This is a predicted complex of two RNAs, RNase P RNA and transfer RNA, with 440 nucleotides together.
[in-house]
RNA sequence: GGAGCCGGCCAGGCAAUCGCCCCGCCUCGUGCAGGGAGGAAAGUCCGGGCUCCCUCGGACAGGACGCCAGGUAACGCCUGGGGGGCGCGAGCCCACGGAAAGUGCAACAGAAAGCAUACCGCCGAAGUGCCGCGAGGCGCUGGUAAGGGUGAAAUGGUGCGGUAAGAGCGCACCGCGCGGGUGGUAACACACCGCGGCAAGGUAAACCCCGUCCGGAGCAAGACCAAAUAGGGGAGUGCGCGGCGCGAGCCGCACCGUCGGUCCCGAACGGACUCCCGGGUAGGUCGCUAGAGGCAGCCGGCGACGGCUGUCCCAGAUGAAUGAUUGCCCUCGACAGAACCCGGCUUACCGGCCGGCUCCUUUU
RNA sequence: GCCGGAUUAGCUCAGUCGGUAGAGCACAUCAUUCGUAAUGAUGGGGUCAGGUGUUCGAAUCACCUAUCCGGCACCA
Numbered sequence: 001g002g003a004g005c006c007g008g009c010c011a012g013g014c015a016a017u018c019g020c021c022c023c024g025c026c027u028c029g030u031g032c033a034g035g036g037a038g039g040a041a042a043g044u045c046c047g048g049g050c051u052c053c054c055u056c057g058g059a060c061a062g063g064a065c066g067c068c069a070g071g072u073a074a075c076g077c078c079u080g081g082g083g084g085g086c087g088c089g090a091g092c093c094c095a096c097g098g099a100a101a102g103u104g105c106a107a108c109a110g111a112a113a114g115c116a117u118a119c120c121g122c123c124g125a126a127g128u129g130c131c132g133c134g135a136g137g138c139g140c141u142g143g144u145a146a147g148g149g150u151g152a153a154a155u156g157g158u159g160c161g162g163u164a165a166g167a168g169c170g171c172a173c174c175g176c177g178c179g180g181g182u183g184g185u186a187a188c189a190c191a192c193c194g195c196g197g198c199a200a201g202g203u204a205a206a207c208c209c210c211g212u213c214c215g216g217a218g219c220a221a222g223a224c225c226a227a228a229u230a231g232g233g234g235a236g237u238g239c240g241c242g243g244c245g246c247g248a249g250c251c252g253c254a255c256c257g258u259c260g261g262u263c264c265c266g267a268a269c270g271g272a273c274u275c276c277c278g279g280g281u282a283g284g285u286c287g288c289u290a291g292a293g294g295c296a297g298c299c300g301g302c303g304a305c306g307g308c309u310g311u312c313c314c315a316g317a318u319g320a321a322u323g324a325u326u327g328c329c330c331u332c333g334a335c336a337g338a339a340c341c342c343g344g345c346u347u348a349c350c351g352g353c354c355g356g357c358u359c360c361u362u363u364u
Numbered sequence: 365g366c367c368g369g370a371u372u373a374g375c376u377c378a379g380u381c382g383g384u385a386g387a388g389c390a391c392a393u394c395a396u397u398c399g400u401a402a403u404g405a406u407g408g409g410g411u412c413a414g415g416u417g418u419u420c421g422a423a424u425c426a427c428c429u430a431u432c433c434g435g436c437a438c439c440a
Stems, first nucleotide, its partner, number of pairs: 001360010012329007020036003024032002026029001038335001042346002045344005050218004055267004059262002062214005067081005082096001083094004097209002102207002104203002119148002121144003126141006156174006175198001176196005181190003222286004232277006240253005255271004279439003293312008330333001365436007374389004383420001391407005413429005
């Protein structure tokens, strides 16, 4: 000098004037003071708080996740590690349990596609037919997965031996599986030991099996005040039976409803509940922002993160504020606008700054 | 704001436990007719909304994105 990797941060700035939303003060005004979008406020994909529904428990469905350990309120997130893949490297990527429980699928091509198979090729040892005096030749029954060809995929690889030709058929090395040992919390690793000729091809983002977790709805949740009307009409399930009591009623058995996935079960409680049509109002208050909160320091931890101390208060609207004009400066300004609140993930984004690191080249 | 659904030919829709994408209408050509319509025959036309992944193979399975559509107030 060039090429690249990782992490963090910023997101035009300053001033003046006039406005908008929220809140505080008292001298209530033409007053003064304070605050006013984001890293994604977004998608609504996960997790939690909060609120209501829910009488409780079980069963069965359904869904999500899936190497190991830790972090966390929780997670499908994060950190560290293991394994696999890519890159010369810094580093990056992985829905990464089970296919030797079962079921299914594999179009076309191909001989054969799932306890394999003989199309071409190779062989003629064994059995057998024909020819030949004979050596032998041509066939058949066959043998063979070395070679060719098909396919995404064809039943370990290399070498030597072996054989009629071949083949884990035998052996050596590599690979694989099982058992043990050692190291590690574990996943797992090992140029440690033994056994097995090799069986258990692919697909689980196919059904499924194993393990763990999950009740439902969502601030238009929900609570209160006020106003108005036809407290209307229709459909459906149940309101049953028996006993006791003079009676109100009580008891038993059934029926219905409540278990917001379920024509399920049990207990408990209740006697009602569901749907459709029609009618009225579309006002206010709370929920509504101080919180798993921000910043700084110290301590523990490789880290995610945790603990302690100090300090700060930082939008809260409901037709819904956060804007307009002017001046100056610069590198000329991207994606984008809160609506109950947090933790994540994902997606969008002009450009710039800082820190750490890798490779190549040159010079000293 | 919250919840749910759809996207396949020019239009309306099929195709769902993955295996070469179809139908009706429309369009083009031909036949029929004096001519048109109707009818009959033949034919063309598709990035299965876009992207990434799983798989040998994706309209179909998973995830992300885009566009469109629908529902959700209170009282009695």
Rfam match: Bacterial RNase P class A. Rfam links the family to the GO terms dimeric ribonuclease P complex, ribonuclease P activity and tRNA processing. Rfam describes the family as follows. Ribonuclease P (RNase P) is a ubiquitous endoribonuclease, found in archaea, bacteria and eukarya as well as chloroplasts and mitochondria. The coordinates come from a structure-prediction model, not an experiment, and the mean pLDDT is 80.